Model confidence (mean pLDDT): 85 of 100. Predicted 3D model of a 477-nucleotide part of an RNA (small-subunit ribosomal RNA, 3' major domain) from Alteromonadaceae bacterium Bs31. Its Rfam family is "Bacterial small subunit ribosomal RNA".
Context: one part of a larger RNA
RNA sequence: UGACGGGGGCCCGCACAAGCGGUGGAGCAUGUGGUUUAAUUCGAAGCAACGCGAAGAACCUUACCAGGUCUUGACAUCCUAGAAACUUAGCAGAGAUGCUUUGGUGCCUUCGGGAAUCUAGAGACAGGUGCUGCAUGGCUGUCGUCAGCUCGUGUCGUGAGAUGUUGGGUUAAGUCCCGUAACGAGCGCAACCCUUGUCCUUAGUUGCCAUCAGGUAAUGCUGGGAACUCUAAGGAGACUGCCGGUGACAAACCGGAGGAAGGUGGGGACGACGUCAAGUCAUCAUGGCCCUUACGACCUGGGCUACACACGUGCUACAAUGGGGGGUACAAAGGGUUGCCAAGCCGCGAGGUGGAGCUAAUCCCAUAAAACCUCUCGUAGUCCGGAUUGGAGUCUGCAACUCGACUCCAUGAAGUCGGAAUCGCUAGUAAUCGUAAAUCAGAAUGUUACGGUGAAUACGUUCCCGGGCCUUGUACA
Numbered sequence: 001u002g003a004c005g006g007g008g009g010c011c012c013g014c015a016c017a018a019g020c021g022g023u024g025g026a027g028c029a030u031g032u033g034g035u036u037u038a039a040u041u042c043g044a045a046g047c048a049a050c051g052c053g054a055a056g057a058a059c060c061u062u063a064c065c066a067g068g069u070c071u072u073g074a075c076a077u078c079c080u081a082g083a084a085a086c087u088u089a090g091c092a093g094a095g096a097u098g099c100u101u102u103g104g105u106g107c108c109u110u111c112g113g114g115a116a117u118c119u120a121g122a123g124a125c126a127g128g129u130g131c132u133g134c135a136u137g138g139c140u141g142u143c144g145u146c147a148g149c150u151c152g153u154g155u156c157g158u159g160a161g162a163u164g165u166u167g168g169g170u171u172a173a174g175u176c177c178c179g180u181a182a183c184g185a186g187c188g189c190a191a192c193c194c195u196u197g198u199c200c201u202u203a204g205u206u207g208c209c210a211u212c213a214g215g216u217a218a219u220g221c222u223g224g225g226a227a228c229u230c231u232a233a234g235g236a237g238a239c240u241g242c243c244g245g246u247g248a249c250a251a252a253c254c255g256g257a258g259g260a261a262g263g264u265g266g267g268g269a270c271g272a273c274g275u276c277a278a279g280u281c282a283u284c285a286u287g288g289c290c291c292u293u294a295c296g297a298c299c300u301g302g303g304c305u306a307c308a309c310a311c312g313u314g315c316u317a318c319a320a321u322g323g324g325g326g327g328u329a330c331a332a333a334g335g336g337u338u339g340c341c342a343a344g345c346c347g348c349g350a351g352g353u354g355g356a357g358c359u360a361a362u363c364c365c366a367u368a369a370a371a372c373c374u375c376u377c378g379u380a381g382u383c384c385g386g387a388u389u390g391g392a393g394u395c396u397g398c399a400a401c402u403c404g405a406c407u408c409c410a411u412g413a414a415g416u417c418g419g420a421a422u423c424g425c426u427a428g429u430a431a432u433c434g435u436a437a438a439u440c441a442g443a444a445u446g447u448u449a450c451g452g453u454g455a456a457u458a459c460g461u462u463c464c465c466g467g468g469c470c471u472u473g474u475a476c477a
Base pairs, nucleotide, nucleotide: 001477002476003474004473005472007471008470009469010468011467012466013465015461016460019425020424021423022422023421026316027315028314029313030312031311032310033309034307035306042053043052064302065301066300067299068298069297070296073125077124078123079121080120081119082118083117086103089100090099091098092097107114108113127291128290130289131288132287136285137284138280139279140278141276143274148187149186150185151184152183153182154163155162156161167178168177169176193268194267195266196265198236199235200234201233202232203231204230208225209224212223213222214221239262242256243255244254245253246252318418322377323376324375325374326373327372334365335364336363339358340357344353345352346351384415389410390409391408392407393406394405395404431453432452433451434450435449436448437447
């Protein structure tokens, strides 16, 4: 100087408390451990691994296994020789591949040849998701959006170092004020950026419809309008600016006015010096080591989907604030030409048919669902719950056996609110309800985004956890 203390003081955080809803019990989904296996590819490991890499494993992906094959190679550059490239069909084979076969002579040219492509040959080389993240770059997590981390000059100290950065107040903040052997400065904080909340101006189609007119079974449907909504560009607006009080005449704090908004208005992006030899050699790049008729490459099939069990994360429930039937409203944000697919018709349905429109404020996906009105059920393993299984189908795709999703009929398991323990959340939040997108042929209970309905509680800081500042002790560095 740090680190640590079941030392002290001050302060903060959904840290506790006060509340609301969960997890832990059940069934299923998904990830992991373990076990099994020819293989169940690899990585991630307290918080900070475990719906994580994977924004999507039937083949492919795919790295794993079995079998069948290749050896200048699936991919790149160079050399030599030949042939344009390309293309049709047949046979063998699981295919890779092998053997035949049809059409075809192009482009530029200084007529030597050249460019692109293919075949054969020789070697230089290719190739490696092989090892080392404890050799590395880059990227990322974490403490933590915590308020800290430092420097120059000066001063003090023999020196390590200290001071500044401590102290009195204050703040979300090393934020600001005052004091002060310090005076200044840098990286952080804040602001500048995006979004949302109010208003104004400009613009008015594909969006809008108050007024006027026409028309319809109905609809901005039509003429028209530029008011309103909205869209998207520019501005205004919030600064403790104003008033009162407290305070040290300061910084600031408390209350109020006006205002759409008030003291950082809400949300996002943004992550200091560093810590964990944290994570990643399997995104990529890369040193070293290793393989080179194989640890490289191709193909078929299998596996990554196994299953006495254990754990994490979720979904659905156990019901009446509910289940079922009927009727009737109100969104936002996205996506669409290899695409989204309307009306109509067929089917109980998944879906099929059909073909209009749309490169989209125009058309389509697309009926939002909870909610509201009404009928029924009457506390029961039920008109709760839907697992499992049998049968029949639909769709995607060469192909749904291993191993897809969905539909209909039948079946109707566990489950009556969950031990010890444990998690999230302070407001348009929790809870609850649906919608969309990425990936994607198909395949979400996951992820990301969007809106609808919309709470309870916070006395307080004694205690648990984490953190900041000062101080004290130390057999620690």
The organism belongs to Alteromonadaceae, within Bacteria.